[in-house]
RNA sequence: GGUGCGGCCGGGGAUGGAGUCCCCCCUUAACCGCCCCCGGGCUGAUGACUCCUACCGACCG
Numbered sequence: 001g002g003u004g005c006g007g008c009c010g011g012g013g014a015u016g017g018a019g020u021c022c023c024c025c026c027u028u029a030a031c032c033g034c035c036c037c038c039g040g041g042c043u044g045a046u047g048a049c050u051c052c053u054a055c056c057g058a059c060c061g
Base pairs, nucleotide, nucleotide: 010025011024012023013022016052017051018050019049020048021047033042034041035040
């Protein structure tokens, strides 16, 4: 200096945060939703579960 294995530390899983679990990447990385006539339109604060906060609507006072 190169290669293989592992995956500690670290990062990520379409809009903020917490706990647990799962998955991906390990640095030229993982990841960055869907439809579309390209003008625009739609869903969702989670990967899953349990919550907090923000936002929208309805009803009541």
Molecule: Fluoride riboswitch aptamer (crcB RNA motif)
Organism: Pseudomonadota bacterium